[in-house]
RNA sequence: CGAGUCGGCCGGAUGGUCGCGAGGUGCGCAAGCAUUUCGAGGAAAGUCCGGGCUCCAUAGGGCACAGUGCCAGGUAACGCCUGGGCGGCGUGAGCCGACGGACAGUGCAACAGAGAACAGACCGCCGAACGGCGUCGCAAGGCGUGCGUGGUAAGGGUGAAACGGUGCGGUAAGAGCGCACCGCGCGCGAGGACAACGUCGCGUGGCAUGGCAAACCCCACUCGGAGCAAGACCAAAUAGGGGAGCAUUGGCGUGGCCCGCGCUGCUCCCGGGUAGGUUGCUUGAGCCUGACGGCGACGUCAGGCCUAGAGGAAUGACCGUCCAAGACAGAACCCGGCUUACAGGCCGACUCGUUUU
Numbered sequence: 001c002g003a004g005u006c007g008g009c010c011g012g013a014u015g016g017u018c019g020c021g022a023g024g025u026g027c028g029c030a031a032g033c034a035u036u037u038c039g040a041g042g043a044a045a046g047u048c049c050g051g052g053c054u055c056c057a058u059a060g061g062g063c064a065c066a067g068u069g070c071c072a073g074g075u076a077a078c079g080c081c082u083g084g085g086c087g088g089c090g091u092g093a094g095c096c097g098a099c100g101g102a103c104a105g106u107g108c109a110a111c112a113g114a115g116a117a118c119a120g121a122c123c124g125c126c127g128a129a130c131g132g133c134g135u136c137g138c139a140a141g142g143c144g145u146g147c148g149u150g151g152u153a154a155g156g157g158u159g160a161a162a163c164g165g166u167g168c169g170g171u172a173a174g175a176g177c178g179c180a181c182c183g184c185g186c187g188c189g190a191g192g193a194c195a196a197c198g199u200c201g202c203g204u205g206g207c208a209u210g211g212c213a214a215a216c217c218c219c220a221c222u223c224g225g226a227g228c229a230a231g232a233c234c235a236a237a238u239a240g241g242g243g244a245g246c247a248u249u250g251g252c253g254u255g256g257c258c259c260g261c262g263c264u265g266c267u268c269c270c271g272g273g274u275a276g277g278u279u280g281c282u283u284g285a286g287c288c289u290g291a292c293g294g295c296g297a298c299g300u301c302a303g304g305c306c307u308a309g310a311g312g313a314a315u316g317a318c319c320g321u322c323c324a325a326g327a328c329a330g331a332a333c334c335c336g337g338c339u340u341a342c343a344g345g346c347c348g349a350c351u352c353g354u355u356u357u
Base pairs, nucleotide, nucleotide: 001353002352003351004350005349006348007347008346009345010344012322013321014320015319016318017317018316020039021038022037023036024035025034026033027032041328045339046338048337049336050335051334052333053227054226055225056224066222067221068220069219070084071083072082073081074080085099086097087096088095089094100218101217105216106215107212108211122156123155124152125151126150129149130148131147132145133144134143135142136141164182165181166180167179168178169177183207184205185204186203187202188201189200190199192197231279232278233277234276241270242269243268244267245266246265250264251263252262253261254260286305287304288303289302290301291300292299293298323326
């Protein structure tokens, strides 16, 4: 200098004028006025996980549904994060992985190909047992021929994937058919690690379970439901409910009549509840700085800070100056994550290549 990897940060600045929301202060009986302070994001987004909070349900347990799935740690918790193991990719810094089970069972594999799972023979290789054909022979039969039946899976070929690899033996040709080494599976042991796992050694199996479980399924673990329109409080008008008293032997209904029963009048009290209002509402697993512990996620301690809270929903508009000419996008109960969108710029650590000293 070029190419790249990982992590962190910013994401217009500034001045003026006029507005909007909330809080404080002053004046005012009040309505309101004046003044002052504060006023969107790294994702406020998707609403995909996990919690707080609230109400409902719940003796205890199980099934189903759904989710998760190597080990250890962090955390309020997680499907998140950190570190490690294993596998894959990259020259490398690094990146990616739902990473339990495919001899419990069921199922799937386009195209190509002979054959896709207790497989298969297109080209090839092999050969004379049977048939066919040719030939010799009077005959029995002999010889030849790979045409049919046949043996084989070395080599070629198809495919994402073809039932271990190399060599020697063996054979008609071949083949774990036999053997040696390598690989693989299983078992045991030694020592390392908390563990996942890895290393070494011994034995055993001719290889016996090819792939797919984000196919059904099996195994293990987790999970009660609904959500701030949750919920709580205050509480009209109208209608209706409960209770007490008064009035009346009144009216109506039942009944032939009386008693009785039901309905009906006035006054007061009570509770539920609609409209409406208040609250929940922002001080919180909070933010910043420093020290200490830890590889790290993170934790502990000390000091400092208060930083939107609406309810048709505020955070805007215009003008000037400057520059690198401004992306994606806007809170609605609150946090921790993940995912997705994002013009441009800054900082740090590291890798590879080239050149110079």
The prediction has a mean pLDDT of 77. A computed fold for a 357-nucleotide RNA from Rudaea sp., annotated as Bacterial RNase P class A. It matches the Rfam family "Bacterial RNase P class A". It is annotated as a ribozyme. The RNAcentral record of the sequence draws on ENA. A source record names the gene rnpB.